Context: one part of a larger RNA
RNA sequence: CUCCGUUAAGGAACUAGGCAAAAUAGCCCCGUACCUUCGGAAGAAGGGGUCCCCUCCACGUGAGUGGGGGGGCGCAGUGAAAGGGGUUCCGCGACUGUUUAACAAAAACACAGGGCUCUGCUGAAAUCACAAGAUGAUGUAUAGGGCCUGACGCUUGCCCGGUACUGGAAGGUCACGGGGAGUUGUUAUCCGUAAGGAGAAGCAGCGAACUUAAGCCCCAGUAAACGGCGGCCGUAACUAUAACGGUCCUAAGGUAGCGAAAUACCUUGUCGGGUAAGUUCCGACCUGCAUGAAUAGCGUAACGAAGGAACCGCUGUCUCGACGGAGAUCUCG
Numbered sequence: 001c002u003c004c005g006u007u008a009a010g011g012a013a014c015u016a017g018g019c020a021a022a023a024u025a026g027c028c029c030c031g032u033a034c035c036u037u038c039g040g041a042a043g044a045a046g047g048g049g050u051c052c053c054c055u056c057c058a059c060g061u062g063a064g065u066g067g068g069g070g071g072g073c074g075c076a077g078u079g080a081a082a083g084g085g086g087u088u089c090c091g092c093g094a095c096u097g098u099u100u101a102a103c104a105a106a107a108a109c110a111c112a113g114g115g116c117u118c119u120g121c122u123g124a125a126a127u128c129a130c131a132a133g134a135u136g137a138u139g140u141a142u143a144g145g146g147c148c149u150g151a152c153g154c155u156u157g158c159c160c161g162g163u164a165c166u167g168g169a170a171g172g173u174c175a176c177g178g179g180g181a182g183u184u185g186u187u188a189u190c191c192g193u194a195a196g197g198a199g200a201a202g203c204a205g206c207g208a209a210c211u212u213a214a215g216c217c218c219c220a221g222u223a224a225a226c227g228g229c230g231g232c233c234g235u236a237a238c239u240a241u242a243a244c245g246g247u248c249c250u251a252a253g254g255u256a257g258c259g260a261a262a263u264a265c266c267u268u269g270u271c272g273g274g275u276a277a278g279u280u281c282c283g284a285c286c287u288g289c290a291u292g293a294a295u296a297g298c299g300u301a302a303c304g305a306a307g308g309a310a311c312c313g314c315u316g317u318c319u320c321g322a323c324g325g326a327g328a329u330c331u332c333g
Stems, first nucleotide, its partner, number of pairs: 001327007009319002013317001018314001026050005035040001037151001051072009073077001085312006092304002097109002113149007126135003152299004157229003162226002164222005171217003177211002182206005189198003230248005257291001258288001269285005
């Protein structure tokens, strides 16, 4: 040093934190609160018993099981081992599950439930593939795909200006193509002494108007689509505050709830509780730096090797150490 046993008095004073250890423990009987989705909570909590001998009773064919009375021993009777510590409050997630094989098991993922949306079937929508072919599905809207939310309860406000999606088709824009006004080249021929000029048909090049789909512009709808949800000034017979008024801007200015919160910078906010003493915790307040309604809001019994706080029990965690055992290090072999 490692592992283990014991420890006066105290009993968390240790520490980031009761980490670790101790404690609890089986079975029988009594008894058991708040809350609750009436199932639970619950082994709640908290008590008592537990060994051996004699005898009697009940039940059983019996092994035996249950009980009454009396007696005995030990420090100790689930005599060893195995074998729940408990209670309260709060945040999160409903729950059982799943996950980072080898530093994370969680408040993350999933979930039943809710919603939106696509899909009407010869070959659905969606997906793999160059194709053939296949999944979907030997299914058919009570089915299948995508996305979001996440039991349950009460709810889910306003904004369609931007982006997206859906619908619309009058107008604007607009590709290929169609069309062919016109124009260019060439030259039979003609003119000219010449240089050169004119030039039909044909062929070839360019090519205006007009015509021409979707899309975009445009017009509407849709937020459990992506998203967004104001500022300044004044005003009541103490003061303070402002139900009220004015004004500017906006697509609309945050509703119900909740709120110093897993969100609050200032901040250890202020008040109350708990402690002798509490940056944490619980209950309030609202001045929300920068809450807020399916990126869901607020509650919620049960559940959690999860997170925060408090208490009882218990202890070498500590005051503060000590003693003992086994092993290793070390020496010899």
Molecule: large-subunit ribosomal RNA, domain IV
Organism: Elusimicrobiota bacterium